Predicted 3D model of a 96-nucleotide RNA (Glycine riboswitch aptamer) from Streptomyces abyssalis. Lineage of the source: Bacteria > Actinomycetota > Kitasatosporales > Streptomycetaceae > Streptomyces.

RNA sequence: GGACCCCGAGCGGGAGAGUCCUCCGGCGCCAGCCGGGGGCGCCGAAGGAGCAACUCCUCCCCGGAAUCUCUCAGGCUCACGUACCGCGCGGGCGAG
Numbered sequence: 001g002g003a004c005c006c007c008g009a010g011c012g013g014g015a016g017a018g019u020c021c022u023c024c025g026g027c028g029c030c031a032g033c034c035g036g037g038g039g040c041g042c043c044g045a046a047g048g049a050g051c052a053a054c055u056c057c058u059c060c061c062c063g064g065a066a067u068c069u070c071u072c073a074g075g076c077u078c079a080c081g082u083a084c085c086g087c088g089c090g091g092g093c094g095a096g
Base pairs, nucleotide, nucleotide: 005092006091007090008089010087011086012085013084018040020039021038022037023036024035025034026033027032041076042075043074047072048070049069050068054064055063
């Protein structure tokens, strides 16, 4: 003085799917709106689980493992937020 990789928060980007039916409560002159319970339908990009593409290894085993699958959880007006991507910052490791 330091690549790659990992972790953390920050900034920016970032979806999907009924604001359906019904009951109760509240607000309201009405139309309607909000919250909760139930029903069916649906989404998957918090998390979780499963297979296993892939990865590691000469090979097998072991290990890691998804944006795939399942929908347990979560979600289905808007908003918030989310996996993931980019940027720089802090820390770790440490090639050369």
It matches the Rfam family "Glycine riboswitch aptamer". Gene Ontology term of the family: glycine biosynthetic process. About the family: This family represents the bacterial glycine riboswitch. Its mean pLDDT, the model's own confidence on a scale to 100, is 76. RNAcentral holds the sequence, with entries from Rfam and Ribocentre.